[in-house]
Molecule: RNase P RNA; transfer RNA
Organism: Myxococcales bacterium
RNA sequence: UGAAGCGGCCCAGAAGGUCGCCUGCUUCUUUGCGAAACAGGAGGAAAGUCCGAGCUCCAUCGGGCGCGGUGCCAGUUAACGGCUGGCGGGAGUGAUUCCGGGAAAGUGCCACAGAAAGUAAACCGCCACAUCGCUUUUGGCCAUGUGGUAAGGGUGAAAGGGUGAGGUAAGAGCUCACCGGAGUCUUGGUAACAAGGCUCGCAUGGUAAACCCCACCAGGAGCAAGACGAAAUAGGGAAGCGUUUGAGGAUGGCCCAUCCAAGUUUCCGGGUGACGUUGCUUGAGCCCUUUGGUGACAAAGGGCCUAGAUGAAUGACCUUCACUCAAGCCAAGGUAACAAGGCUUGAGGACAGGACUCGGCUUAUCGGCCCUUCAACCG
RNA sequence: CCGAGUGUAGUGCAGUAGCAGCACGCGCCGUUCGGGCCGGCGAAGUCGGAGGUGCAAUUCCUCCCACUCGGA
Repeated sequence: UGAAGCGGCCCAGAAGGUCGCCUGCUUCUUUGCGAAACAGGAGGAAAGUCCGAGCUCCAUCGGGCGCGGUGCCAGUUAACGGCUGGCGGGAGUGAUUCCGGGAAAGUGCCACAGAAAGUAAACCGCCACAUCGCUUUUGGCCAUGUGGUAAGGGUGAAAGGGUGAGGUAAGAGCUCACCGGAGUCUUGGUAACAAGGCUCGCAUGGUAAACCCCACCAGGAGCAAGACGAAAUAGGGAAGCGUUUGAGGAUGGCCCAUCCAAGUUUCCGGGUGACGUUGCUUGAGCCCUUUGGUGACAAAGGGCCUAGAUGAAUGACCUUCACUCAAGCCAAGGUAACAAGGCUUGAGGACAGGACUCGGCUUAUCGGCCCUUCAACCG
Repeated sequence: CCGAGUGUAGUGCAGUAGCAGCACGCGCCGUUCGGGCCGGCGAAGUCGGAGGUGCAAUUCCUCCCACUCGGA
């Protein structure tokens, strides 16, 4: 310099002026939440709602079945399907990246093609034998039949270990060597797993993002959850007592178990309407330093308070400066190509916006810096 | 804001691993004096988009996009 990889960080233009919006607080006030001053006022994804939690509620948080989710090993965490480190396999020269229980419990499926698609199979080919025929001679050829054969051809996404040698009528793990595979033992490792020894001719095609099996996880619903208040006194609700049978019902699958449910006493009051208040922002919070750890992360110390709107605020315009791009002009330097840099004009600045709150993932997106690898060149 | 569902021909819907179909509509021909009905023939699909699993994807999995419905 070029190409590539992969994370991290910064900004999401700055300053000033004018006109506006929301919240808090103080003051004034004609008491109208009116005015003024001060302070604060969106994000890295606030998004998708794909996971996991907090929080809240339930006349079932109890058991079983079903449904659903996750899936190498170890760690991390409040928790997770996230993250970190490792293991095995695939891709890449490499940085790096993708994948991950079980097909030897059982069932299903594998279209078309093909002889055969799973207890393998004989279409062509190869070999042996028999018969008929031809040739003319211990042989050769053609046809038919019986048998052997998975080495070769052909079909297919896939054809029941691979290469080589021996062996055979031809062949074949039939036998042997090496590689692959299975079982078992030893050693190392927390483990996944790795290395080595011995044994076995090889049994077990693929598919579980098909049913399924194994292990683990999960009660359901969601802030429109839920709580309180006000106004017109039906239905009804709460508490106490009672509580036998049956129907019925119990906040979204079924069953069992359990509970509610007729009556009565006291108390309260309902519906509708985008009524008001609350939940509502101090929280597994943010920033810095040190220590432990390869790391995710954890511990200790110090500092900080940082939106709470509800038909839903955080905006608009102007000026200057900075950034990026394009065009034109000037230009140190250089033989030249070129060119540090300067000036002018024009254009551009994305994705997108809280709605109970966090931890992740995914997706969208502007510009810049750092890091890693490979190649070439220079020193 | 929360939850559930649907995208297949012009329209309404089936199909759910193995060549994508039905009805209406549309075009042409026949029938009729003409039109309709009727009969025959035919066209029309990136199965919402992208990636993955698998021999093979409309179908299974993941992520996006659009639309619809329910909840005070």